[in-house]
Context: one part of a larger RNA
Molecule: large-subunit ribosomal RNA, domain III
Organism: Thalassiosira antarctica
RNA sequence: GAGUAACGAUAAGGGGGGUGAAAAACCUCCCCGCCGGAAGAUCAAGGUUUCCUGUCCAACGCUAAUCGGGACAGGGUGAGUCGGCCCCUAAGGCGAGGCAGAGAUGCGUAGUCGAUGGGAAGCAGGUUAAUAUUCCUGCACUUCUUUAUAUUGCGAUGGGGGGACGGAGAAGGCUAGGCCAGCGCGGCGAUGGUUGUCCGCGUUUAAGGUUGUAGGCUGGUGACUUAGGUAAAUCCGGGUUGCUAAGGCCGAGAACUGAUGACGAGCUUCGAGCGAAAGCGACAAGUGAAGUGGUCGAUGCCAUGCUUCCAGGAAAAGCCUCUAAGCUUCAGAUAUAAAGGAACCGUACUGUAAACCGACACAGGUGAACAAAUUUAGUAAAUUAAGGUGCUU
Numbered sequence: 001g002a003g004u005a006a007c008g009a010u011a012a013g014g015g016g017g018g019u020g021a022a023a024a025a026c027c028u029c030c031c032c033g034c035c036g037g038a039a040g041a042u043c044a045a046g047g048u049u050u051c052c053u054g055u056c057c058a059a060c061g062c063u064a065a066u067c068g069g070g071a072c073a074g075g076g077u078g079a080g081u082c083g084g085c086c087c088c089u090a091a092g093g094c095g096a097g098g099c100a101g102a103g104a105u106g107c108g109u110a111g112u113c114g115a116u117g118g119g120a121a122g123c124a125g126g127u128u129a130a131u132a133u134u135c136c137u138g139c140a141c142u143u144c145u146u147u148a149u150a151u152u153g154c155g156a157u158g159g160g161g162g163g164a165c166g167g168a169g170a171a172g173g174c175u176a177g178g179c180c181a182g183c184g185c186g187g188c189g190a191u192g193g194u195u196g197u198c199c200g201c202g203u204u205u206a207a208g209g210u211u212g213u214a215g216g217c218u219g220g221u222g223a224c225u226u227a228g229g230u231a232a233a234u235c236c237g238g239g240u241u242g243c244u245a246a247g248g249c250c251g252a253g254a255a256c257u258g259a260u261g262a263c264g265a266g267c268u269u270c271g272a273g274c275g276a277a278a279g280c281g282a283c284a285a286g287u288g289a290a291g292u293g294g295u296c297g298a299u300g301c302c303a304u305g306c307u308u309c310c311a312g313g314a315a316a317a318g319c320c321u322c323u324a325a326g327c328u329u330c331a332g333a334u335a336u337a338a339a340g341g342a343a344c345c346g347u348a349c350u351g352u353a354a355a356c357c358g359a360c361a362c363a364g365g366u367g368a369a370c371a372a373a374u375u376u377a378g379u380a381a382a383u384u385a386a387g388g389u390g391c392u393u
Stems, first nucleotide, its partner, number of pairs: 013031006032390004040370001042368002046350002050348001051075006060068002080141002082346003086119003092113003098107003122139005142342011153327002158322004166309004172302003177296005182203006188196001204262002208257003215250004219244008228236002263291001266287004273280002310313001356365002372384004
């Protein structure tokens, strides 16, 4: 220079009360504003205690601070079913032997790892200051082991089926959800009107089980035979032939059940606190009404469907089936019942952000999924709900 620039989005604050040494900024109530395909709610990654409670204010916070993602102390993450681990493989990695190389090493078979993919099973309500598909209540489901009973050809690292898949397009059937009516409870106006075609609130209920619908796909079944499926096969594939017109598979939703349950506006009791009083009234406990119909309707489900196109669109295991070696009093398999098991790891909080990546409490960047109302073609734009918030001078 200079007590100058600046104090990081122009979404916006005002009032009452409280606490306190001190309040523009903290707490609480009322009013106002802003976002609302987000500035809301849920996950993944990353962070790693930042979560909750109490106490504190030196430093940190671009100001103050009684406040805080700051300091100190204590507390907090509960799983057969969610995710991992586990079984399986992809790209890719490693790689016994092997090949190459002077060597270090490089490549690579068998194999072994490797999810971003395939593989068993859970929903609704309640509860904490802080966790919940994990605790509690109610109702479910899966898989394994053992035992018992009954029946019996079982058996794989091998064969076959299946798993098993692209782009685009169109129509149909549904549901979520919305809206309207009906129904239930409450209200009748501090100011002209408001017993009415009025106003406010509510009208919610899952997985599972039974049934097998709209619709889609496919003929079904027996006998004989067989250069194929590296051996075998009753399986698959090929061939011959008999009988037959329905049988099988997939499949949303609805209905019934689950539910004589839960939830539920309100009401009653208690009455912290506020208030001069009238009165308002947190937390907790109890009780508890209606809970139906119509309409619009998805980008969600049926659907890995259908139609069409050429660029022709993973693999392996679980699963079903067939036999080989072998076993055939055993073992094994199937069905039913009972008993028991289901370990370990993650689970707090943040997550379009003051907690991640940007040296900062930085106007930047950050994957997925949810998607209410009015106007509208619309996830645009505008105004709102739920919810959040007024961006720390």